This is a predicted structure of a 133-nucleotide RNA (FMN riboswitch aptamer (RFN element)) from a pig gut metagenome. RNAcentral holds the sequence, with entries from MGnify. The model forms 100% of the base pairs in the Rfam consensus. Model confidence (mean pLDDT): 78 of 100.
[in-house]
RNA sequence: UUUCAGGGCGAGGUGCAAGUCCUCACCGGUGGUAAAAACAUUCUCAUGAAUAGUUUGAGUCCACGAGCAGAGCGAAAGCUUCUGCCGAUCUGGUGAAAUUCCAGAACCGACGGUAUAGUCCGGAUGAAAGAAA
Numbered sequence: 001u002u003u004c005a006g007g008g009c010g011a012g013g014u015g016c017a018a019g020u021c022c023u024c025a026c027c028g029g030u031g032g033u034a035a036a037a038a039c040a041u042u043c044u045c046a047u048g049a050a051u052a053g054u055u056u057g058a059g060u061c062c063a064c065g066a067g068c069a070g071a072g073c074g075a076a077a078g079c080u081u082c083u084g085c086c087g088a089u090c091u092g093g094u095g096a097a098a099u100u101c102c103a104g105a106a107c108c109g110a111c112g113g114u115a116u117a118g119u120c121c122g123g124a125u126g127a128a129a130g131a132a133a
Stems, first nucleotide, its partner, number of pairs: 001133004010024004025119002027109002029064004036056004040051004059107002067085005072079002089105005111122003
C1' cells in the first nucleotide's frame, strides 16, 4: 500500500397493533492462554513414539475492538490524543495441571426508532481490534 474483517425469530400465545411482551427456538468479533482433535514429516516389523511443522480449539478467564460520556486539539469537517464508564459460569468428572476438555445446568448481549428488540430498521456503501498478501 492493497484485500479481507459479525452471526441469529422458526413455531405457538396475548393483543387494534409485537420478528420488541409470554413459552419454546436461534446466534457468538479480534489477540492471548490451553492437557484436545485432524493432517504432515521422521523413527519403528508392528502396536506405537517423536516434532521449533500446518490447521482448528473459551460468548462468560486476561486483554482489545465496537458503544456511551467528558476533556484536549482543530476555522470546520474531524482526530493515529487522553480520561472515565463498559455484559455474563457454576456444579460434577478426568488429571500433575483445565472458569478452555467431557457431562449437566445456568447466564449475557451498545445507541436511536417502533408495543418494551442480542435476532427488525437506522447511523453503517461507516469505523475497527486484527488477519492475509